[in-house]
Molecule: Glycine riboswitch aptamer
Organism: Halanaerobium saccharolyticum
RNA sequence: GUGAAGGCUGGAUGAGAGACCCUAGAUGGCGCCGAAGGAGCAAGGGAGACCGAAACUCUCAGGCAAAAAGAAUUCAGCUGGACG
Numbered sequence: 001g002u003g004a005a006g007g008c009u010g011g012a013u014g015a016g017a018g019a020c021c022c023u024a025g026a027u028g029g030c031g032c033c034g035a036a037g038g039a040g041c042a043a044g045g046g047a048g049a050c051c052g053a054a055a056c057u058c059u060c061a062g063g064c065a066a067a068a069a070g071a072a073u074u075c076a077g078c079u080g081g082a083c084g
Stems, first nucleotide, its partner, number of pairs: 006079008018030001020029002031064003037060001038058003044051002
C1' cells in the first nucleotide's frame, strides 16, 4: 500500500403445514410442516473409542389465517485482516 475469507448491524426477496377439537382456562387431544436452534450419518480418517457435510433424515425445540419469526441469496455500512 492492496485489501480476500470471516464476523456484526440494517434494507430487499423469502417456502411449508388445522383461523382443527375440547375446555372456565391450556400447559390438554388429534392431525400436520421443514428454512431459527438442536440431533443423526455417507465417503474418508483412526489400533480403538471415536471424528466426519448438506437444503438429506429426525422433529427435542420451533411452527401450521394475518402479524411476528424465518434458512438462504443479495445490497449498504462497520469490523476484519489473508495476500503482495